A computed fold for a 111-nucleotide RNA from Fictibacillus enclensis, annotated as SAM riboswitch aptamer (S box leader). The RNAcentral record of the sequence draws on Rfam and Ribocentre. Taxonomically the source falls in Fictibacillus (Bacteria, Bacillota, Bacilli, Fictibacillaceae).
[in-house]
RNA sequence: UUCUUAUCCAGAGAGGUGGAGGGACUGGCCCUUUGAAGCCUCGGCAGCGGGUUUCCGGCAAACGGAAAUACUGUGCCAAUUCCGUCAAGCAGUUAGCUUGGGAGAUAAGAA
Numbered sequence: 001u002u003c004u005u006a007u008c009c010a011g012a013g014a015g016g017u018g019g020a021g022g023g024a025c026u027g028g029c030c031c032u033u034u035g036a037a038g039c040c041u042c043g044g045c046a047g048c049g050g051g052u053u054u055c056c057g058g059c060a061a062a063c064g065g066a067a068a069u070a071c072u073g074u075g076c077c078a079a080u081u082c083c084g085u086c087a088a089g090c091a092g093u094u095a096g097c098u099u100g101g102g103a104g105a106u107a108a109g110a111a
Stems, first nucleotide, its partner, number of pairs: 001111008013042005021031003026084003043077003048073003051069007081103001086100005
C1' cells in the first nucleotide's frame, strides 16, 4: 500500500510550547489570536487484539459462549464519521425524513 471482516446517534481535557490555521477530500456549516495545527507532560475515555478473574456448556482437559477488569498492544478525548455528495422511497410548506450505497476512520487477520 492492497484485500477481508467488525464497528462508527455512547464516552472522555487540562497545563506547557508554538503562533495561524483546523474539522480527510469536495459543497455547506462550524471551531480558532478569549490562541489553530504540530510537539511535550500529566490526566481521562473505550473492551478491537492479548492477559487476568468469575459464570455457563463440557466427566475433565482442550475448546466454545457470557460478563467484568485500563494489566498489555493500539485507538480516541468540539459538533452523529459535524451534515450532505450517489441511488431508492416518503413528503412537498423549498425546507425536510427514512433506507441502502460510496468515501473515510479504527481494530483484527491476510498478501